[in-house]
Notes: A computed fold for a 73-nucleotide RNA from a Defluviitaleaceae bacterium, annotated as transfer RNA. The sequence was found in a public genome assembly. The source organism's lineage runs through Bacteria, Bacillati, Bacillota, Lachnospirales and Defluviitaleaceae. Its mean pLDDT, the model's own confidence on a scale to 100, is 80. Its Rfam family is "tRNA". Its family is annotated with triplet codon-amino acid adaptor activity in the Gene Ontology. The family's RNA type in Rfam is transfer RNA.
RNA sequence: GCGUUCGUAGCUCAGGGGAUAGAGCGUUUGCCUCCGGAGCAAAAGGUCGCAGGUUCGAUUCCUGCCGGACGCA
Numbered sequence: 001g002c003g004u005u006c007g008u009a010g011c012u013c014a015g016g017g018g019a020u021a022g023a024g025c026g027u028u029u030g031c032c033u034c035c036g037g038a039g040c041a042a043a044a045g046g047u048c049g050c051a052g053g054u055u056c057g058a059u060u061c062c063u064g065c066c067g068g069a070c071g072c073a
Stems, first nucleotide, its partner, number of pairs: 001072007010025004018056001027043005049065005
């Protein structure tokens, strides 16, 4: 340099055109307990990597860029 693939919550990941974007773990608060953990309940936490395009509508499709992984040279 070229190709493939990935980028979504603090972490690991779902979601591949339409509804308030979700789960597990973690965090916080409450309940429980002699205390702590476990357990139960609730809450907070996201410019869906960046910019542009297509579309009535984009996390999803297309293009470019940035970053990671792998392959080829």